[in-house]
A computed fold for a 73-nucleotide RNA from Arthrobacter sp., annotated as transfer RNA. The coordinates come from a structure-prediction model, not an experiment, and the mean pLDDT is 82. The organism belongs to Arthrobacter, within Bacteria. The sequence is in RNAcentral, with records from ENA. Rfam family: tRNA. Rfam links the family to the GO term triplet codon-amino acid adaptor activity.
RNA sequence: GCCGGUGUAGCUCAGUUGGAAGAGCGAAGAACUCAUAAUUCUUAGGUCGCUGGAUCGAGGCCAGCCAUCGGUA
Numbered sequence: 001g002c003c004g005g006u007g008u009a010g011c012u013c014a015g016u017u018g019g020a021a022g023a024g025c026g027a028a029g030a031a032c033u034c035a036u037a038a039u040u041c042u043u044a045g046g047u048c049g050c051u052g053g054a055u056c057g058a059g060g061c062c063a064g065c066c067a068u069c070g071g072u073a
Base pairs, nucleotide, nucleotide: 001072002071003070004069005068006067007066010025011024012023013022019056027043028042029041030040031039049065050064051063052062053061
């Protein structure tokens, strides 16, 4: 350089056919306890890598770029 994969919450990842952004862990608060742990409940936390395009409508489609991983020379 070329080819391909991945990029979504602090971390690990779902998100089906384009139609309301989610789970687990973690964090904060509460309940329970003499207290801690465990358990249960609640809450907060998102430019969906960036910029554009197509669409009534994009996390999902198209183009370019960036980061990262792999392949190839």